[in-house]
Context: one part of a larger RNA
RNA sequence: UUGGGUUUAAAGGGUGCGCAGGCGGCGCUCCAAGUCAGCGGUCAAAUCCGCGGGCUCAACCCGCGGCCGCCGUUGAAACUGGGGUGCUUGAGUAGGUGCGACGGACGCGGAAUGCGUGGUGUAGCGGUGAAAUGCAUAGAUAUCACGCAGAACCCCGAUUGCGAAGGCAGCGUCCGAGCACCCGACUGACGCUGAGGCACGAAAGCGUGGGUAUCGAACAGGAUUAGAUACCCUGGUAGUCCACGCGGUAAACGAUGAAUACUGGUUAUCCGGUCCGUUUGGUCUGGGUGACUCAAGCGAAAGCAUUAAGUAUUCCACCUGGGGAGUACGCCGGCAACGGUGAAACUC
Repeated sequence: UUGGGUUUAAAGGGUGCGCAGGCGGCGCUCCAAGUCAGCGGUCAAAUCCGCGGGCUCAACCCGCGGCCGCCGUUGAAACUGGGGUGCUUGAGUAGGUGCGACGGACGCGGAAUGCGUGGUGUAGCGGUGAAAUGCAUAGAUAUCACGCAGAACCCCGAUUGCGAAGGCAGCGUCCGAGCACCCGACUGACGCUGAGGCACGAAAGCGUGGGUAUCGAACAGGAUUAGAUACCCUGGUAGUCCACGCGGUAAACGAUGAAUACUGGUUAUCCGGUCCGUUUGGUCUGGGUGACUCAAGCGAAAGCAUUAAGUAUUCCACCUGGGGAGUACGCCGGCAACGGUGAAACUC
C1' cells in the first nucleotide's frame, strides 16, 4: 500500500460555518469525453502464460497461439459525463400558529452571608473523634432595629426544556437568533459532505483597569502522627465577580463524525395540528426526549436495536503491538504558562 477497522481492545477531529475537491432527484432531447463493439496499425527477439513437440525424464530447447497496453478508424447510446429544455417529491422562500434555563443589554426583588451603628444582655463563644490555635469584660456569642457591600438565585424542578458544541435557571423590558407544526402561494436540484481556512469554545491560567461578601490554591498557626511539607481545625493572599483583550485545552463523553433511505412491537413524556367528546379526555398525525424486551439483524461479549452499534450509499477525520513519548528536534502560534504538528535510537 491492499485490506481490515474506530461505544468499552489502537482509532470519531471539542463544535459549527464553509472555499477547493468528492458525491448527487424525476422526464425528454442532443453530443459521444468515460464505457462497449468491429476493423486496421503498433507492441524487436528472448522472457511470461496456454497447447503441442525434441533431448530416456526434468532443467534446457523448438513450434503455434495468447495476455496487457498505446494509436487510428467506423459504429452503439443503457449507465457516468457535457449542452439544452421541462418537472416538484430533495432544498429553500413567503404566510399563519406556537414553544423554550437559546444569546446580548438594561432595570428590579427577596432570603442568606459578612461588615457598620445603636439597643437588650453577661461570660463565655467557636471548633473537634477529642482538643488546641482563634474570638471575647476595650462587652464577644445570642437577640432586636436600622444601614452598607458583593456574590448566588430556595420552592417550582422533572428520565423536563433550549442550544452546533462549550453551555444555559429569581423577575421584568428591549434587541437578536433558532426550532416545530399548519398551509401549499413562490423558486426550481439551488443539495450532501467538507482537506486547508474562518469562527465559537468549561475550568484553571495570563494582561490592563475595577470590585472583593462568601469560599479559598499558596502561606501561617493549632492538632493528628514515628514523621505529617497531608487528611481535621483557626486564619488567609492570588483567584472566585465585572469590562476589554489573550490563551485554546478537558473523562470538550453518548468514550458512538455528518447526511439520506429502508427495517417489528409496547409504553411514558415535551411541543404542534386534525377529528370526536367537551370538566379531566380519546382517535389520527408531524417533530423532540426517555424506558422496555420479545422481534429481525448485528456484536468477542457487555450490549445495540426507527435517537442502531441493523441494512445500504456519499463525504470527512482517525487507527495499524507495549514502553521510549504526546517526549526530543525543527517549524508555526502565544506576553508567558504553554498549545499545534510530531519522530528515532534503544528495549520487551

A computed fold for a 348-nucleotide part of an RNA from an uncultured Bacteroidota bacterium, annotated as small-subunit ribosomal RNA, central domain. The RNAcentral record of the full RNA draws on SILVA. It matches the Rfam family "Bacterial small subunit ribosomal RNA". Gene Ontology terms of the family: structural constituent of ribosome and ribosome.